[in-house]
This record gives sequence, structure tokens and C1' cells, in this order.
RNA sequence: GAGCUGUGGCCAAGCGGUUAAGGCGCCCGGCUCAUAACCGGUAGAUCGAAGGUUCGAAUCCUUCCAGCUCC
Repeated sequence: GAGCUGUGGCCAAGCGGUUAAGGCGCCCGGCUCAUAACCGGUAGAUCGAAGGUUCGAAUCCUUCCAGCUCC
């Protein structure tokens, strides 16, 4: 200097439009002599930060921060 990534505790979908999916985990309950497995249910993220565009932004633009890759 160039490119990619950054969304709940972890993984991860979303590619301008009502309440931001899902899986794992936590918690509660069921089942069991009990644990695990299995079944049901609850809670938890305004999306790396700050601006801009727009009626409306996780989503587009700019700058910055962090990580990874390449030169």
C1' cells in the first nucleotide's frame, strides 16, 4: 500500500422497509432412582466507533479502531 472480516456468552443468517432468523450454551420445567441424552419453555444483541445520505440504514458513503491475508 491492497483485500477481507467485525451482529447476544460462542457460532451464524441478514445484501434499504412492519417485532434482527437459527444452532450451541445459560436458566426453568418434564422424563430418570440419579446424571447424561432427549422433550418443552424463558431471558439475552438497536448490529466495532463516530459522522453522512435517505421518509426509512445491520444493510449505501466517509473517517477511525481491532483482527486476518497478501505485497